[in-house]
Annotation: Small-subunit ribosomal RNA, 3' major domain from an uncultured bacterium, 472 nucleotides, folded computationally. Its Rfam family is "Bacterial small subunit ribosomal RNA". Gene Ontology terms of the family: structural constituent of ribosome and ribosome.

Context: one part of a larger RNA
RNA sequence: UGACGGGGACCCGCACAAGUAGCGGAGCAUGUGGUUUAAUUCGAAGCAACGCGAAGAACCUUACCAGGACUUGAAAUACUAGCGCCCACUUUAGAGAUAAAGUUUUUUCUUCGGAAACGCUAAUACAGGUGGUGCAUGGUUGUCGUCAGCUCGUGUCGUGAGAUGUUGGGUUAAGUCCCGCAACGAGCGCAACCCUUACUUCUAGUUGCCAGCACGUAAUGGUGGGAACUCUAGAGGGACUGCCGAUGAUAAAUCGGAGGAAGGUGGGGAUGACGUCAAAUCAUCAUGCCCUUUAUGUCCUGGGCUACACACGUGCUACAAUGGUCGGUACAGAGGGCAGCGAAAGAGCGAUCUCAAGCGAAUCUCAAAAAACCGAUCCCAGUUCGGAUUGCAGGCUGCAACUCGCCUGCAUGAAGUCGGAGUUGCUAGUAAUCGCAGAUCAGAAUGCUGCGGUGAAUGCGUUCCCGGGUCU
Numbered sequence: 001u002g003a004c005g006g007g008g009a010c011c012c013g014c015a016c017a018a019g020u021a022g023c024g025g026a027g028c029a030u031g032u033g034g035u036u037u038a039a040u041u042c043g044a045a046g047c048a049a050c051g052c053g054a055a056g057a058a059c060c061u062u063a064c065c066a067g068g069a070c071u072u073g074a075a076a077u078a079c080u081a082g083c084g085c086c087c088a089c090u091u092u093a094g095a096g097a098u099a100a101a102g103u104u105u106u107u108u109c110u111u112c113g114g115a116a117a118c119g120c121u122a123a124u125a126c127a128g129g130u131g132g133u134g135c136a137u138g139g140u141u142g143u144c145g146u147c148a149g150c151u152c153g154u155g156u157c158g159u160g161a162g163a164u165g166u167u168g169g170g171u172u173a174a175g176u177c178c179c180g181c182a183a184c185g186a187g188c189g190c191a192a193c194c195c196u197u198a199c200u201u202c203u204a205g206u207u208g209c210c211a212g213c214a215c216g217u218a219a220u221g222g223u224g225g226g227a228a229c230u231c232u233a234g235a236g237g238g239a240c241u242g243c244c245g246a247u248g249a250u251a252a253a254u255c256g257g258a259g260g261a262a263g264g265u266g267g268g269g270a271u272g273a274c275g276u277c278a279a280a281u282c283a284u285c286a287u288g289c290c291c292u293u294u295a296u297g298u299c300c301u302g303g304g305c306u307a308c309a310c311a312c313g314u315g316c317u318a319c320a321a322u323g324g325u326c327g328g329u330a331c332a333g334a335g336g337g338c339a340g341c342g343a344a345a346g347a348g349c350g351a352u353c354u355c356a357a358g359c360g361a362a363u364c365u366c367a368a369a370a371a372a373c374c375g376a377u378c379c380c381a382g383u384u385c386g387g388a389u390u391g392c393a394g395g396c397u398g399c400a401a402c403u404c405g406c407c408u409g410c411a412u413g414a415a416g417u418c419g420g421a422g423u424u425g426c427u428a429g430u431a432a433u434c435g436c437a438g439a440u441c442a443g444a445a446u447g448c449u450g451c452g453g454u455g456a457a458u459g460c461g462u463u464c465c466c467g468g469g470u471c472u
Base pairs, nucleotide, nucleotide: 007472008471009470010469011468012467013466015462016461019426020425021424022423023422026317027316028315029314030313031312032311033310034308035307042053043052064303065302066301067300068299069298070297073126077125078124080122081121082120083119084118088103089102090101091100092099093098106117107116108115109114128292129291131290132289133288137286138285139281140280141279142277144275149188150187151186152185153184154183155164156163157162168179169178170177194269195268196267197266199237200236201235202234203233204232205231209226210225213224214223215222240263243257244256245255246254247253319419323378324377325376326375327374328373335366336365337364340359341358345354346353347352385416390411391410392409393408394407395406396405432454433453434452435451436450437449438448
């Protein structure tokens, strides 16, 4: 000077408390450990690994295993020599890679000697490596933490390490601001500038809108028309403790109030200081060194990554009446669409199929929002709860659903009656609950990322637990 203390003082945070919904018990999904295996590829490991890399493993992916093949190689550059092949198509063998046979058989320039291009064969330099080392590295990322800190110049003090500034009195979300002070200034952070949302003005008016005026329809902005409204998307305005009162030190500021769509950072996002953890990643990529070179490289078929006594994490569905089933009926937002979205009509109980309009989309379409509401039924049961498991019959994608996909119908109808010790999220349009969309993607979400609908309870307070900051 730091760090640490079951030392002290002060302050903050869903940290506790007050509430609320869960997890921990059941079934299933998914990840991990372990075990097994020819292989179950590799990485991630307290918080900060475990629905993580993976925004999607039937083949491919794929890195793993077994078997079959190749050796200048699947792809690159250069050079030497030889050749005109190669490509394409067909047949045969094979699990295929591949091999054999057949058909076909170069281009440009030319002084006709040849040269160049392309390709093959052979030789050589080399390629290749998801092989090792993240404790050799770059880049990127997590975390403390969106915590309020971390420093510098000059001056001053100290023999010096260093101190001061940055401490003190107030205040703030904040090293935020005010006052004081051997300090005076400055930088990186804070805040603001950026995006979005909430109000409004102007401009514009199609594909969106329809108040008034007409036309028309079974019905519909369907048509003429309109530019008001909604909306769309550009430019502005608006919030600044600006105004009033109180408190305060005449300060900074705090509390209350007015006006206002919004009030004291309005809500949300992006934004992550100096540094910490030899944190993570050599398997995104790049890269030093080491290793490998008829193999640790490359191609192919099949298998595996999907195993299953068990243990853990994260989720989904439930255990029911604030509910289940049936019928009727209403209201979103944000997105996607041409190798695509696919209407209407028809077939099928249904998944789906047939035919096919429109649309590169404010025009057409996915598209039905669901919970809600109205009515009927069930009457507290392992049930008309719950849906696992299994059988049969089908549909879709795709060369191909056996290992190992998704969906539909009929049948089957397991555990489960609210979960021990313990433990997690959340302070408002939040929790809880309800559905919708998208990326990846041929197909394959209970995951992820977004979107809206309905919409709470509690917060006395800071003694305690956890984490953090300042002074000592």